[in-house]
RNA sequence: UGAGAGGCCCAGGCGGCCGCUCUCCAGGACCGCGAGGCACAGGCAACUGGGCCGAGCGAGCUGGGAGGGAGGAAAGUCCGGGCUCCUCGGGUCAGUGUGGUUGCUAACGGCAACCGGCCGUGAGGCCAGGGAAAGUGCAACAGAGAGUAGACCGCCAACCCCGCGCUUCGGUGCGGGCGGCAAGGCUGAAAGGGUGCGGUAAGAGCGCACCGCAGUUCCUGGUGACAGGACUGGCAAGGUAAACCCCACGCGGAGAAAGACCAAAUAGGGAAGGUCAACGGGCGAUGACCCGCGCUCACACCUUCCGGGUAGGUCGUUCGAGGCCGGAGGCAACUCCGGUCCCAGAGAAAUGGUCGUCGCCUCCCCUCACGGGGAGGAACAGAACCCGGCUUAUCGGACCUCUCACUUC
Numbered sequence: 001u002g003a004g005a006g007g008c009c010c011a012g013g014c015g016g017c018c019g020c021u022c023u024c025c026a027g028g029a030c031c032g033c034g035a036g037g038c039a040c041a042g043g044c045a046a047c048u049g050g051g052c053c054g055a056g057c058g059a060g061c062u063g064g065g066a067g068g069g070a071g072g073a074a075a076g077u078c079c080g081g082g083c084u085c086c087u088c089g090g091g092u093c094a095g096u097g098u099g100g101u102u103g104c105u106a107a108c109g110g111c112a113a114c115c116g117g118c119c120g121u122g123a124g125g126c127c128a129g130g131g132a133a134a135g136u137g138c139a140a141c142a143g144a145g146a147g148u149a150g151a152c153c154g155c156c157a158a159c160c161c162c163g164c165g166c167u168u169c170g171g172u173g174c175g176g177g178c179g180g181c182a183a184g185g186c187u188g189a190a191a192g193g194g195u196g197c198g199g200u201a202a203g204a205g206c207g208c209a210c211c212g213c214a215g216u217u218c219c220u221g222g223u224g225a226c227a228g229g230a231c232u233g234g235c236a237a238g239g240u241a242a243a244c245c246c247c248a249c250g251c252g253g254a255g256a257a258a259g260a261c262c263a264a265a266u267a268g269g270g271a272a273g274g275u276c277a278a279c280g281g282g283c284g285a286u287g288a289c290c291c292g293c294g295c296u297c298a299c300a301c302c303u304u305c306c307g308g309g310u311a312g313g314u315c316g317u318u319c320g321a322g323g324c325c326g327g328a329g330g331c332a333a334c335u336c337c338g339g340u341c342c343c344a345g346a347g348a349a350a351u352g353g354u355c356g357u358c359g360c361c362u363c364c365c366c367u368c369a370c371g372g373g374g375a376g377g378a379a380c381a382g383a384a385c386c387c388g389g390c391u392u393a394u395c396g397g398a399c400c401u402c403u404c405a406c407u408u409c
Stems, first nucleotide, its partner, number of pairs: 001405007009397002012358007020069006027062002030060001031058003036053003040049003071380001075391002078389005083255004095251005100114005115129001116127004130246002135244002137240002152185002154181003160177007193211006212235001213233003217230005259315004269306007280297005322341008360377007
């Protein structure tokens, strides 16, 4: 200098004008509520109705002041947890998810370190990474054969049979049959280790050497996944489990429209008291009647209270597995200790618009260059109970560590 690998951070600055939302402060002649008071009207009555005055209250409305006001992903809602309600408690099955080991964590399908496999010259990257010697299933097309493997081409003719020829009659050559073989070819994504020597009619782990592979064996190292070595085995049990399945482990359901509280107006339910009731009905004492007395009564109406539901309101709701700084432990994830800070909480949803200026990026023009001028661009996106992750989207830029190649000293 060029090409890469891993990680971390920023997400325009300042100012003017006009706005939005929340909290707090002090007001207001508006609005709402309103203890209490006044007269009027209606009713037989209990009582009711609207009107006026009105201390005070208000988080309404209005203008003023002070302060706070989106993200790295607030997103997808894919995992995990907190919190809340439902279920008397426990277990099993079903269902569903996860799947190397050891750790971390509130938990996880997350993270860290390590192990194994594959890819890369390398820094590094990727892996759904238990079981195919329990069972079932699947493999189109091609192909002889796709599973208790197989024989189309090919190779062979030792053994057995037939035909023909030669014959010293012992055999021998050629062809065929019955056969042998799996080395080579062929099909396929995939066809039962590799190389060499021996062996054979031809061949073949058939035998041997080395390499590979396997092992419920032994030794050594490691917490472990596993690694190294020894020994044994001719090599078997082809592939596929994000196919059923088996094994191990995890998981109850619903979600802030969870849920808790306050609670009108109107209608309806229940209870108590009252009016009706100086009227009327019934009952009582009497031989009978009347007065008086005592008890009692429906419908209707009035007042107060109780309980349920609705509108509406409040809480849940933002102080939290919290941020920052320092120290300690640990390879790390992470944990502990100390200090310090308070950082959106709306409810159909605010956090914006515009102008100026500076900065950034791209292109063009002038200039040897420094520099100057012009045009354009600035993403993805938008809290809604909270938190830990993962994934996806993203204009442009800053920084750190590392690798490879080339050049120069």